[in-house]
RNA sequence: GGGCGGUUAGCUCAGUUGGUAGAGCCUCUGUCUUACAAACAGGCGGUCACUGGUUCGAGUCCAGUACCGCCCA
Numbered sequence: 001g002g003g004c005g006g007u008u009a010g011c012u013c014a015g016u017u018g019g020u021a022g023a024g025c026c027u028c029u030g031u032c033u034u035a036c037a038a039a040c041a042g043g044c045g046g047u048c049a050c051u052g053g054u055u056c057g058a059g060u061c062c063a064g065u066a067c068c069g070c071c072c073a
Stems, first nucleotide, its partner, number of pairs: 001072007010025004019056001027043005049065005
């Protein structure tokens, strides 16, 4: 330098034809218990790496940039 893949909640990851973003863990509250844990119920938390474009509408499509990984030279 070229090719491919990845970037979504504090962490690990889903999100198949574009239609106002989810799970598990963690954390907080409640129930239960003498108490703790477990279990159950509920809550908080992300403008989807960044900048543009297409579209009525973009996590999803297109272009560029940044970072990480693999391969080639």
Source information
Transfer RNA from Boldia erythrosiphon, 73 nucleotides, folded computationally. Rfam family: tRNA. It is annotated as a transfer RNA. Its mean pLDDT, the model's own confidence on a scale to 100, is 83. The RNAcentral record of the sequence draws on ENA. The organism belongs to Boldia, within Eukaryota.